The RNA shown here (small-subunit ribosomal RNA) has 1388 nucleotides and comes from an uncultured prokaryote. The RNAcentral record of the sequence draws on ENA. Model confidence (mean pLDDT): 82 of 100.
RNA sequence: GGCAACACACCGAGUACAGCGGCGAACUGGUGAGUAACAGGUGGGUAACGCACCCCGAUGUGGGGGAUAACUCCGGGAAACCGGGGAUAAUACCGCAUAAGAUCCGAAGGACCCUGGUUCUUCGGGUUAAAGCAGUAGUGCGCUUCGGGAUCGGUCCGCCCCCGAUUAGCUUGUUGGUGGGGUAACGGCCUACCAAGGCUACGAUCUAUAGCUGGUCUGAGAGGAUGAUCAGCCACACUGGGACUGAGAUACGGCCCAGACUCCUACGGGGGGCAGCAGUCUAGAGGCUUCGGCAAUGGACGAAAGUCUGACCGAGCGACGCCGCGUGUGGGAUUGAAGGCCUUCGGGUCGUAAACCACUGUCAUUGGGGAAGAAUGCCCGCCUGGCGAAGGCGGGAGCGACGGUACCCAAGGAGAAAGCCCCGGCUAACUCCGUGCCAGCAGCCGCGGUAAUACGGAGGGGGCUAGCGUUGUUCGGAUUUACUGGGCGUAAAGGGUGUGUAGGCGGCCGCGCAAGUCUGGUGUGAAAACUUCACCGCUUAACGGGAAGACGUCACUGGAAACUGCGUGGCUUGAGCAGGGUAGAGGUAAGCGGAAUUCCCGGUGUAGCGGUGGAAUGUGUAGAUAUCAGGAAGAACAUCGGUGGCGAAGGCGGCUUACUGGGCCCUUGCUGACGCUGAGGCUCGAAAGCGUGGGGAGCGAACGGGAUUAGAUACCCCGGUAGUCCACGCUGUAAACGGUGCGCACUAGGUGUUGAGGGUAUCGACCCCCUCCGUGCCGCAGCUAACGCAUUAAGUGCGCCGCCUGGGGAGUACGGCCGCAAGGUUGAAACUCAAAGGAAUUGACGGGGGCCCGCACAAGCGGUGGAGGAUGUGGUUUAAUUCGAUGCAACGCGAAGAACCUUACCUGGGCUCAAACUUUUAGGUAAACCCCUGGAAACAGGGGCUGUGGCAACACGACCUAUUAGAGGUGCUGCAUGGCUGUCGUCAGCUCGUGUCGUGAGAUGUUGGGUUAAGUCCCGCAACGAGCGCAACCCUUGUCGUUAGACCAGCGCGUUAUGGCGGGGACUCUAGCGAGACUGCCGGUGGUAAACCGGAGGAAGGUGGGGAUGACGUCAAGUCCUCAUGGCCCUUAUGUCCAGGGCUACAAACGUCCUACAAUGGUCGGGACAACGGGCUGCCAACUCGCGAGAGUGCGCUAAUCCCUUAAACCCGGUCUCAGUUCGGAUUGCAGUCUGCAACUCGACUGCAUGAAGAUGGAAUCGCUAGUAAUCGCGGAUCAGCACGCCGCGGUGAAUACGUUCCCGGGCCUUGUACACACCGCCCGUCACACCACGAAAGUUGGUUGUUCCAGAAGUCGCUGUUGGAACCUCAAGGACCUAAGGGCCAA
Repeated sequence: GGCAACACACCGAGUACAGCGGCGAACUGGUGAGUAACAGGUGGGUAACGCACCCCGAUGUGGGGGAUAACUCCGGGAAACCGGGGAUAAUACCGCAUAAGAUCCGAAGGACCCUGGUUCUUCGGGUUAAAGCAGUAGUGCGCUUCGGGAUCGGUCCGCCCCCGAUUAGCUUGUUGGUGGGGUAACGGCCUACCAAGGCUACGAUCUAUAGCUGGUCUGAGAGGAUGAUCAGCCACACUGGGACUGAGAUACGGCCCAGACUCCUACGGGGGGCAGCAGUCUAGAGGCUUCGGCAAUGGACGAAAGUCUGACCGAGCGACGCCGCGUGUGGGAUUGAAGGCCUUCGGGUCGUAAACCACUGUCAUUGGGGAAGAAUGCCCGCCUGGCGAAGGCGGGAGCGACGGUACCCAAGGAGAAAGCCCCGGCUAACUCCGUGCCAGCAGCCGCGGUAAUACGGAGGGGGCUAGCGUUGUUCGGAUUUACUGGGCGUAAAGGGUGUGUAGGCGGCCGCGCAAGUCUGGUGUGAAAACUUCACCGCUUAACGGGAAGACGUCACUGGAAACUGCGUGGCUUGAGCAGGGUAGAGGUAAGCGGAAUUCCCGGUGUAGCGGUGGAAUGUGUAGAUAUCAGGAAGAACAUCGGUGGCGAAGGCGGCUUACUGGGCCCUUGCUGACGCUGAGGCUCGAAAGCGUGGGGAGCGAACGGGAUUAGAUACCCCGGUAGUCCACGCUGUAAACGGUGCGCACUAGGUGUUGAGGGUAUCGACCCCCUCCGUGCCGCAGCUAACGCAUUAAGUGCGCCGCCUGGGGAGUACGGCCGCAAGGUUGAAACUCAAAGGAAUUGACGGGGGCCCGCACAAGCGGUGGAGGAUGUGGUUUAAUUCGAUGCAACGCGAAGAACCUUACCUGGGCUCAAACUUUUAGGUAAACCCCUGGAAACAGGGGCUGUGGCAACACGACCUAUUAGAGGUGCUGCAUGGCUGUCGUCAGCUCGUGUCGUGAGAUGUUGGGUUAAGUCCCGCAACGAGCGCAACCCUUGUCGUUAGACCAGCGCGUUAUGGCGGGGACUCUAGCGAGACUGCCGGUGGUAAACCGGAGGAAGGUGGGGAUGACGUCAAGUCCUCAUGGCCCUUAUGUCCAGGGCUACAAACGUCCUACAAUGGUCGGGACAACGGGCUGCCAACUCGCGAGAGUGCGCUAAUCCCUUAAACCCGGUCUCAGUUCGGAUUGCAGUCUGCAACUCGACUGCAUGAAGAUGGAAUCGCUAGUAAUCGCGGAUCAGCACGCCGCGGUGAAUACGUUCCCGGGCCUUGUACACACCGCCCGUCACACCACGAAAGUUGGUUGUUCCAGAAGUCGCUGUUGGAACCUCAAGGACCUAAGGGCCAA
């Protein structure tokens, strides 16, 4: 301005954006896949090389030309993007000129070096440059060529750098040469041709693993492990291949191709690469913010301003690490508060801890103040300087992400701030509760099964502390891979043996060299890290800065020459050769011999032989065995024969011959270090086994048969095949052992023996002495864990080889090599265990040894086991049959006495402060006792009566009710305990102190020689002493004396009678005190001992007999039911009372006893003699009654007084006559007696009747050695009553013991041991089931690699170049040159 779509002008602004051009983008940053390599480290070479930007010096910068992007127009495509027309600029691009220099070709000379070189001088020819821009100006920034420097690279070399040999051979562009190509540069880097090389046991090749280093962690060090952060180098950038550009790349955020994956799409086609910073997803036990800023440092570009910079500086997240700080400080106990925990119930502890009082203010909070890190650069001026550059001085503007952060001040107020692990030992730290081999703990050892410092909790304690524990990893300890710094007889470990290659090591004396070695100097060994520092900066520290040190088997260079080495000359002692002797089962081959065995033939001869622990199979009348003669065959060689000999080992044994190896001794001559060892290699190598062919007597795997045995695939016997033997070949292993590799040297001895020599002596080489080589024993030093070794070392050294590194798996599997096979050799891992192992010690054990003892056997006597009964037990039964004791060492045991009681059990009925006991408080009254009712009783209800002291109040005692603490438990645990007891065992043992020995456990003593009942005593002894045991002391018994009691023979008195009396001192008895017996005496033996044997005397003789007495210990022996007691459990019941029942059951079983089976007896009658004991709720005389048990009555006795109390067996006489009886007495019936509240379950006894089994007891088993066994009765405890049991007492009164072989138990010494819970030990294999790991397996699948062949993208380089093309030439056709396209080699 236009109706509008829209258009124009100015500012924004020549800005943003785009394009052309330059520089950068090859730096920085990330990652560690690949790589075992000149990748890295270190030190060198490059005379075989390059280098943009930067610095110094030199040179030039003349004159022209043609295009093209942006832009515009058109077209194609979904997009990415592409094509065409037109216009234009340059420091973009292209000719021409000039050439100091560079470079190429040719020629001459000099100097230096040396791989073919470098450099200087001179001459000739060819090729080759350039760009301008800014400013008012001085000028500044650029450009071209050349030389030099600096920087950064390329490349080559020496040395260093991981595992596997169950990877031993690898290599064809491979190794070298010549020509050519290629590169910045040397080179097989590439190509053609030629040659046939190169690497490897000092580990090639292959496989596995791995980025390397400075460093880091650890360690005394040497080492070992490791390679985060920081720094250097390398490699890589989705996987593989390729070039382009460029100074530089074969390029993380460029390109091309192929592949896998992913995204977009219009299906035609395109895009992508976080191992950059953040962030997402996935995997995983596990690992951060899609932050701020270029303020600082650094980088790129730029003249500069400045731009860019996830480099970087900061902040955020994470206790991930290091360092520093806080969560308070002082006071506070004569109330150690409350509470928790523990407790011996007194208390202790948490604990001055808290409370409470007085302070402080880090940190947190709030408010205020508030840095350093900022220097440059920029602008102005000055100085110096060349009117520069660089530099210096002064002034000015401006710049901080962190961050209003560090730091400072103030306010208020202990306010907001402690956890984790552990407490059995190692290892600092202890109690309670819970749990009960459960739940759980655990680094190793190991905790837990009813008292857990080990589990869980609590209290307390210990340690560390904003951390503490756990897990994983590395080094250390670990001299447990041993270089420093180990071993191999028996613990793991010497090759089976020699020979010898490589290698390692190597005698004496000279000379030389200087590789090793030693020493000096120089260079380097990046920085950081490390070490040191009276250093410096953050308040300190961590951290940072400074200085010094340290860091290599490194390089170059000067020197030394003892040792090693190398070269050279010599020597004889190592080694070897020669000469003379000599012993020998050394080897190989051939021949020969006798004994024996078996077989064959013949003779004699007859019934067995053979074999065994004993037998049988077998063999024999078809004539065996035995015996004689003859013959055959094979194998082995008696005596000699011997820790004698030989050999490298394996191994070798009649005699002769041949061939042959080695050793030893003597002698002195020769060579002159010729030596030692020995990875691989090679040889030999017992027996068995294998192949081929022989042989085959005996023996004899397998196999057959007979025995043995539970079985006997064994041992024993009868047979018997391979094999054993020979030849040739293979195998190649053994406890192939001296469990001891080879060689050399050194280090006390003694004593045998083989061989050789010498001396001496001699008839003699007989003896004796010495030397050397072998082969044994003993032994010192030394060594060794010990045992042991000890000149034949396992001692002391040197050299070399082999081998070991917890046990099992396993000398196995896989692979390789060897073998005919069997198999050998080399030789793992998974998995699993907390040991396996050596030597020695003490015990225990042995169907090991020696010595000794015991009623242990034997010799005897009598029993048990059979019967009936009694009693106890197991079992069964039951409501209950209460509990305990269980091989000896439970079973007539607890129980010295279950009808009730006992009694603990069962059933039923009761009680709950309780049946009894202690205690607090309050109240009340009597309670006991008696009676009545109910009841089975307990008990309940009712009634009656009554305390002590005091005048009384009241007090006391008792009882009742309520109440408090608590009682009670024969409930559990004897494996929580005390005490007591059994047992080995009245066996002779068990220990200690000091000393000595041993590393030690331990030993010695205590063993040994004798002796004893004895560890009793004696002697000896590195032991000397001592203790507990033994013995003795004690009791009893045996003799005597004395005293007393009791007693009464003789004397006397007296009595019906009686020690009644005088008296007695004889006897007997009782019980006090004494004596006596000690191997004291004699003889013998013995050791002049201890002691033993015999004897005398004596009552008694060697402990006179008997008893009591039981060492250290063993058996988790027995007992919680005698008692005591910890813990646990019950509390109207697991307590307590009562009645009844049960403990007394009964198919069968066991132990211990009683009575028997009979004549040594039963029965009847008569007669004799004890001791120990007991007795007053007792023993009970005499008398009477009863057949009797007993009853009645009643003397005496509190006991040497009376009673129990006649003892019985025995003696005398009678009877029975061998039988289920005149044996035996069970069982049962009837009738009784006694005790007792009560005899039913469930007492004892009596009388009558009944009259069972049983006729001497299978296997097996018990007791006893003298006043004993056996047998006979008596008494007592318990007890109302009840004994065949138990504990005692006396009477009668034997037999036998040769002896220690055997059975059992025990003691001492010794031996073996894989046992130590100790032989009732330990331990092996199969099988069954489950699980784990490894190997094999028809196959199947993945990874990696080699080789051959086919196809072949991109791309470089040759070739061709037909397509296309502005610059130059041009004769205007075209050419030069470039290029599309095609094809070739290579090739993912």